[in-house]
């Protein structure tokens, strides 16, 4: 000192994210995607389909409360 799930109100294609209630916890549970994990899959690009739809791949998305790793940091 910050807030998990949960519950409203927003936001997103989704994962998720902001705001408010509210605490699981946490000595960096402060900030940051460099590297690894993991979650979504709009856009794409393949396949099966008249269009439409379905399916597979795939982060440019996302997780700092998965790890690592950089920077800063409160009493003692």
């Nucleotide at each position: 000192g910050c807030a998990a799930a949960c519950c409203g109100c927003g936001u997103g294609a989704a994962a998720g994210c902001g705001c408010g209630g509210g605490a699981c916890g946490c000595a960096a549970a402060g900030c940051c995607u460099c590297c690894g994990g993991c979650c979504u899959a709009c856009a794409g690009c393949g396949c099966g389909a008249a269009u439409g739809c379905g399916u597979g791949c795939c982060a440019g998305g996302g997780u700092a409360g998965c790890g690592g790793g950089g920077c800063u940091g409160c009493c003692g």